Small-subunit ribosomal RNA, central domain from an uncultured prokaryote, 348 nucleotides, folded computationally.
[in-house]
Context: one part of a larger RNA
RNA sequence: CUGGGCGUAAAGCGCGCGUAGGUGGAUAUUUUAGUCGGAUGUGAAAGCCCCAGGCUUAACCUGGGAACUGCAUCCGAUACUGGGCGUCUAGAGUAUAGUAGAGGGAAGUGGAAUUUCCGGUGUAGCGGUGAAAUGCGUAUAUAUCGGAAAGAACACCAGUGGCGAAGGCGGCUUCCUGGACUAAUACUGACACUGAGGUGCGAAAGCGUGGGGAGCAAACAGGAUUAGAUACCCUGGUAGUCCACGCCCUCAACGAUGAGAACUAGAUGUUGGGGGCUUAAGCCCUUAGUAUCGAAGCUAACGCGUUAAGUUCUCCGCCUGGGGAGUACGACCGCAAGGUUAAAACUC
Numbered sequence: 001c002u003g004g005g006c007g008u009a010a011a012g013c014g015c016g017c018g019u020a021g022g023u024g025g026a027u028a029u030u031u032u033a034g035u036c037g038g039a040u041g042u043g044a045a046a047g048c049c050c051c052a053g054g055c056u057u058a059a060c061c062u063g064g065g066a067a068c069u070g071c072a073u074c075c076g077a078u079a080c081u082g083g084g085c086g087u088c089u090a091g092a093g094u095a096u097a098g099u100a101g102a103g104g105g106a107a108g109u110g111g112a113a114u115u116u117c118c119g120g121u122g123u124a125g126c127g128g129u130g131a132a133a134u135g136c137g138u139a140u141a142u143a144u145c146g147g148a149a150a151g152a153a154c155a156c157c158a159g160u161g162g163c164g165a166a167g168g169c170g171g172c173u174u175c176c177u178g179g180a181c182u183a184a185u186a187c188u189g190a191c192a193c194u195g196a197g198g199u200g201c202g203a204a205a206g207c208g209u210g211g212g213g214a215g216c217a218a219a220c221a222g223g224a225u226u227a228g229a230u231a232c233c234c235u236g237g238u239a240g241u242c243c244a245c246g247c248c249c250u251c252a253a254c255g256a257u258g259a260g261a262a263c264u265a266g267a268u269g270u271u272g273g274g275g276g277c278u279u280a281a282g283c284c285c286u287u288a289g290u291a292u293c294g295a296a297g298c299u300a301a302c303g304c305g306u307u308a309a310g311u312u313c314u315c316c317g318c319c320u321g322g323g324g325a326g327u328a329c330g331a332c333c334g335c336a337a338g339g340u341u342a343a344a345a346c347u348c
Base pairs, nucleotide, nucleotide: 004319005318006317007302008301012316014201015200016199017198021194022193023192025088026087027086029084030083031082033081034080035077036076037075038074039073040072041071042070049065050064051063052062053061054060091191092188093187094186095185096183097182098181099180103177104176105175106174107173108172109171110154114150115149116148117147118146119145120144121143125136126135162169163168206247207246208245209244210243211242215241216240220236221235222234223233258315259314260313261312262311263310266293267292268291269290270289271288272287273286274285275284276283277282297304298303321348322347323346330341331340332339333338
């Protein structure tokens, strides 16, 4: 190895692109490398195994056989795999015409709200809580009306609705731009799948430089609560949150479910297309998503169930008792914070 697993028990890389490698559609022909059969040579002896014999027996010894599953050469077989050379169109892709969408980037712009400032009206409270107090207010607050400024976020629409590989994406307009889906033809002719390394993207927080700063708000201060209260509640409030550029590279980065392909009952809702019937609503078929329930089957159970955790194939990643520990050391990366890779002693 034969012969285990990875939704929740240990285990799917956060997600793409892609190198090597692995794997790969139909058919004709060729080759005979793999594969299969046979022959020859070799595979030392001893030992192991079988048979026979010799020491009174055994151990031991002697003889014969088998075995040595291997290698080399030659002959043969040609289904499958591989190589060569053709052909094909069902995989994949291109063209044409359309469709839906918070997919991405940039610029511009709108209204509501909040806060601050200015002015008017107006007077003694406001605010806050379980109750209070700190706080604000006769230097005229809160309330209300008018005006101005600023920053951030986009109510309703809004929906187990949509888009994106994931992270994620939501006012409106314009420009640039990626992908998906549908219908019918035409074309290319296996151009494919996966993907160690590699490379790119990657919430929030954090870091660097320069802006910005309305609201919110770690830290911090004060007031309460309490036995205490380094909290929960309240009043304030700085980083930060926002923008540009450059880093960081982590997460319950979750569907805790890798990617691709094929096959295996249905029912219902919904989104985007297409076709048919009735054309008034509607009904039927089909396709790509999305969601609920369920046949068979699977599962330790929960549950999953054509969006599989069912039945199979290909490729990658990962797991091997708990703690020590995602730590130490080393290496690489980083401005730092730290990240990635990753043990052992010891102990139960």
Record summary
It matches the Rfam family "Bacterial small subunit ribosomal RNA". Model confidence (mean pLDDT): 90 of 100.